[in-house]
RNA sequence: GGGCCUGUAGCUCAGCUAGGUAGAGUAGCGGACUCUUAAUCCGCCUGUCGAGGGUUCGAAUCCCUUCAGGCCCG
Numbered sequence: 001g002g003g004c005c006u007g008u009a010g011c012u013c014a015g016c017u018a019g020g021u022a023g024a025g026u027a028g029c030g031g032a033c034u035c036u037u038a039a040u041c042c043g044c045c046u047g048u049c050g051a052g053g054g055u056u057c058g059a060a061u062c063c064c065u066u067c068a069g070g071c072c073c074g
Base pairs, nucleotide, nucleotide: 001073002072003071004070005069006068007067010026011025012024013023020057028044029043030042031041032040050066051065052064053063054062
């Protein structure tokens, strides 16, 4: 220098193929239950979807550029 993959909640990830309300688990907080704790159950919480731009009525998703990490080739 070239190619590919990954980047989404505090953490681990799904959703992208086929554009249409951003989700699950876990963690945290509150409550129920319990003599207490744990477990269980209920509720709450959280996001510039790595960044910028474009297309579109509408973008996590499509296009371009770019940043970070990883792998391969030279």
Transfer RNA from a Methanobacteriota archaeon, 74 nucleotides, folded computationally. NCBI's taxonomy places the organism under Archaea, Methanobacteriati, Methanobacteriota. It matches the Rfam family "tRNA". From the family's description: Transfer RNA (tRNA) molecules are approximately 80 nucleotides in length. RNAcentral records the identical sequence in 3 taxa.